[in-house]
RNA sequence: UACGACGAUGCGGGAGAGCCCGAGGCGAGCGUUUCGCCCUCGGCGCCGACGGAGCAACCGCCCCGGAAACUCUCAGGCCCAAGAACCGUAUCGUCAGG
Repeated sequence: UACGACGAUGCGGGAGAGCCCGAGGCGAGCGUUUCGCCCUCGGCGCCGACGGAGCAACCGCCCCGGAAACUCUCAGGCCCAAGAACCGUAUCGUCAGG
């Protein structure tokens, strides 16, 4: 002195899947009993890109270990919001090289 790798933090982008059925609650209407809810519980259905688990391409090396955006959905989620793997960028730290 420019670049690279890893980690942390900030900012930006960032998907998917029923407000379906029943009961209750709340609000509105009031002739009947109807409508809505971004509320709760139960049921069935569905989603996966936080987490978790499984197999393994592959990698290290040969004792064994590390392994996904694949698979399963335990948890989680299915208006919006939040969260969100991953991508970009800035700063800081560590490592290596010329």
Molecule: Glycine riboswitch aptamer